[in-house]
RNA sequence: GGUUGUGUAGUGUAGGGGUUAGCACGUGAGAUUUUGAUCUGGUAUUGAUUUCUCGAGACCUGGGUUCGAUUCCCAGCACGACCU
Numbered sequence: 001g002g003u004u005g006u007g008u009a010g011u012g013u014a015g016g017g018g019u020u021a022g023c024a025c026g027u028g029a030g031a032u033u034u035u036g037a038u039c040u041g042g043u044a045u046u047g048a049u050u051u052c053u054c055g056a057g058a059c060c061u062g063g064g065u066u067c068g069a070u071u072c073c074c075a076g077c078a079c080g081a082c083c084u
Stems, first nucleotide, its partner, number of pairs: 001083007010025004018067001027055005034048005040042001060076005
């Protein structure tokens, strides 16, 4: 340099033209279970843990097509594979 694939919450992913963009982990708040520590005589504060509920958080960038684009097309960018 050429061909080709993939870009979606913090992370991993589903969705391939119209509906509120879904799921898991993580994260914030609350409740709950079992415990530790401190102060102390039964309560308070706080850490860890179990389960549940609620919340926040995303379509790589720019154009084009279309009534409508995260989805299709083009270019760019990033990453990967193959060829040279």
Predicted 3D model of an 84-nucleotide RNA (transfer RNA) from Pyronema domesticum. The sequence is in RNAcentral, with records from ENA. The organism belongs to Pyronema, within Eukaryota. Its mean pLDDT, the model's own confidence on a scale to 100, is 81. Its Rfam family is "tRNA". Rfam classes the family as a transfer RNA. Rfam links the family to the GO term triplet codon-amino acid adaptor activity.